[in-house]
Context: one part of a larger RNA
Molecule: large-subunit ribosomal RNA, domain IV
Organism: bacterium
C1' cells in the first nucleotide's frame, strides 16, 4: 500500500451525477392508524406501549386420581367436590443489567410528479425498463374440402375430432369520461353503361411450293401465269379480369391553412374581408419522456433551485384506439422534497484477519 471486517470526539449529506456504500429500522403481543379509493384496499400506513428471571393468585385446555348424585346391563354415561402434573393466558409483587426478540435471525419511513393499470415476459454473457405480454375494446376475413399456414403448383398435415358465443389477420391495451372534421391521393369493398385490353378465334389479303397451261429454243433448256392441298406472314372483326370510370369506406394508410383590417387610453380582437383546400385540429391537455429560442414568465419550496411542483399559452414541432385526458392499487422503473440514520464527507484516526513487499 491492497483486500475483508470492527470502533470512532464534534458535526450529520457539507460527499457525490445521484445518500452509491454503510448505518438506521427489524421478531412477537397489545393499543392505534390519515388523505384518497375501483369500498377490495391504502395498512405492518404513520405513531405509541410491552418483552428476561423469581414468587403468589386467577382463568383455561389436556391428563391422573378423589368426591356427590342420578340413570341403567357386572361397568359405563351424565353431574358434583377437591388435589396433583403438563401446556397456555392474565393480574399483582419482587429482582438483575447500559441493554430481556440481550447472540443469530430479522421492514427505514413519509410525501410531490412522470410512465406503464395490475401478477407476468425479455437482450443466456454490459440494458429488466417507460420495451413485450396481458384481461378488456375495435376493424376485418372465414359457411366447412372454412379462411389462414406448412408442403414440390403434390400427397398429406395443422386449423379441429373445432363450426361465426368458432377460427385467422391487424391495431389498441384494466377501469372511468370520451374518441371530433376530411374519402381529394393511396388501399380495400361494391358496381357495371362506356373507353382501353392478352392468348385464342377469324372474314379477307399476301409468300413459298406445285398439278396444269402459255411463250422462246441451238431441243440440252430458259421465261411466265398458276387451281386444290400444304406452308409461312399480315389482318377487319370478336375477345375476360385488370386499368380508366362511378360509388362506399378513416378503431383503413393517412391529412386536419394563409393574409389583411376592425372596439371611445393602450393592448387585444368576439367581428369583417380575401385567397387556397378533400377538410382546415373539436373535447381535453400543454415550456410536456414533446418547447428550438429557454435557466420562457409568474407563484411555491431553499439563505441561495438550469432539476422539482402549481399556473400561464407565444403548441419552433400535443391531440383523440400510430388513441386523448384522468385514475385507487401495483413497480429491484424515472425524477423532486422531508424525517430518521450514519466515516459518504469536514478529515482523518485506531484496531483485527489476510495479502503485497524486504530480510532469513
Nucleotide at each position: 500500500c491492497c483486500c475483508u471486517c470492527g470502533u470512532u470526539a464534534a458535526g450529520g449529506a457539507a460527499c457525490u451525477c445521484g445518500a452509491c456504500a454503510a448505518a438506521u429500522u427489524g421478531g412477537c403481543c397489545c393499543c392505534g392508524u390519515a388523505a384518497c379509493u375501483u369500498c377490495g384496499g391504502a395498512a405492518g400506513a404513520u405513531g405509541g406501549g410491552g418483552u428476561g428471571c423469581c414468587c403468589a393468585c386467577c382463568g383455561u385446555a389436556g391428563u391422573a386420581a378423589u368426591u356427590u348424585a342420578u340413570g341403567u346391563u357386572u361397568a359405563c354415561a351424565u353431574u358434583u367436590u377437591u388435589u396433583g402434573c403438563u401446556g397456555u393466558g392474565g393480574u399483582g409483587g419482587g429482582u438483575c443489567g447500559c441493554a430481556g426478540u440481550g447472540a443469530c435471525c430479522a421492514g427505514g419511513c413519509c410525501u410531490g410528479a412522470g410512465c406503464g393499470a395490475c401478477u407476468g415476459u425479455u437482450u443466456a454473457u454490459c440494458a429488466a425498463a417507460a420495451a413485450c405480454a396481458c384481461a378488456g375494446g375495435g376493424c376485418u376475413c372465414u359457411g366447412c374440402u372454412a379462411a389462414g399456414u406448412c408442403g414440390a403448383a403434390a400427397a398429406g398435415a395443422c386449423g379441429a375430432u373445432g363450426u361465426a358465443u368458432a377460427g385467422g389477420g391487424c391495431c389498441u391495451g384494466a377501469c372511468a369520461c370520451c374518441u371530433g372534421c376530411c374519402c381529394g391521393g393511396u388501399g380495400c369493398u361494391g358496381g357495371a353503361a362506356g373507353g382501353u385490353u392478352a392468348a385464342g378465334g377469324a372474314a379477307g389479303g399476301g409468300u413459298g411450293u406445285c398439278a396444269u397451261c402459255c411463250c422462246c429454243u441451238u431441243c440440252g433448256g430458259g421465261g411466265g401465269a398458276g387451281a386444290a392441298g400444304c406452308u409461312c406472314c399480315c389482318a377487319a372483326c370478336u375477345g375476360a379480369a385488370g386499368c380508366c370510370c362511378c360509388a362506399g369506406u378513416a378503431a383503413a394508410c393517412g391529412g386536419c391553412g394563409g393574409c389583411u383590417g376592425u372596439a371611445a387610453c393602450u393592448a387585444u380582437a368576439a367581428c369583417a374581408g380575401u385567397c387556397c383546400u378533400a377538410a382546415g385540429g373539436u373535447a381535453g391537455c400543454g415550456a410536456a419522456a414533446u418547447u428550438c429560442c429557454u435557466u420562457g414568465u409568474c407563484g411555491g419550496g431553499u439563505a441561495a433551485g438550469u432539476u422539482c411542483c402549481g399556473a400561464c399559452c407565444u403548441g419552433c414541432a400535443c391531440g383523440a384506439a400510430u388513441g386523448g385526458u384522468g385514475u385507487a392499487a401495483c413497480g429491484a422503473c424515472u425524477u423532486g422534497g422531508g424525517c430518521a440514520u450514519u466515516g459518504u464527507c469536514u478529515c482523518g484516526a485506531c484496531g483485527a484477519g489476510g495479502g503485497u513487499c524486504c530480510c532469513g